This is a predicted structure of a 72-nucleotide RNA (transfer RNA) from a Candidatus Moraniibacteriota bacterium. Its mean pLDDT, the model's own confidence on a scale to 100, is 81. It matches the Rfam family "tRNA". Its family is annotated with triplet codon-amino acid adaptor activity in the Gene Ontology.
[in-house]
RNA sequence: GCCUCCAUAGCUCAAUGGAUAGAGCUGCUCCGUCCUAAGGAGAAAAUCUGGGUUCGAUUCCUGGUGGGGGCA
Numbered sequence: 001g002c003c004u005c006c007a008u009a010g011c012u013c014a015a016u017g018g019a020u021a022g023a024g025c026u027g028c029u030c031c032g033u034c035c036u037a038a039g040g041a042g043a044a045a046a047u048c049u050g051g052g053u054u055c056g057a058u059u060c061c062u063g064g065u066g067g068g069g070g071c072a
Base pairs, nucleotide, nucleotide: 001071002070003069004068005067006066007065010025011024012023013022018055028042029041030040031039048064049063050062051061052060
């Protein structure tokens, strides 16, 4: 330099172009306990970035950025 795959919550992963982007774990608050734990309840938290297509984009197209793999 070329090809290819990936980028969603603090972490690991979901989401046919259409309902409020959902779950597990961690963390937080409350209950629980003499204390800690187990267990229970609750809240918060995310689509890498610019543009395009579309009535509607996490999803499709394209430039960029970052990462994995391959070739040179």